About this RNA:
Predicted 3D model of a 74-nucleotide RNA (transfer RNA) from an Armatimonadota bacterium. The same sequence occurs in records of 3 taxa. RNAcentral holds the sequence, with entries from ENA.

RNA sequence: UGGGGGGUCGUCCAACGGUAGGACAUCGGACUUUGGAUCCGGGAAUCCGGGUUCGAAUCCCGGCCCCCCAGCCA
Repeated sequence: UGGGGGGUCGUCCAACGGUAGGACAUCGGACUUUGGAUCCGGGAAUCCGGGUUCGAAUCCCGGCCCCCCAGCCA
């Protein structure tokens, strides 16, 4: 540099263009002598800038970052 894949709660993953959800973690509560386990509940996120659309995490354009393959220089 070219091609491909990816970027979403703290972490790991979901989400036919129509309320961003789950697990773990965390916080509160119940239970327990205490803790753990179990159960109930709460908070918490779409990489950035434009465009299309009534409506964008999703489609289009341009960036940034990460991974894989190839190439170039050394």

The coordinates come from a structure-prediction model, not an experiment, and the mean pLDDT is 81.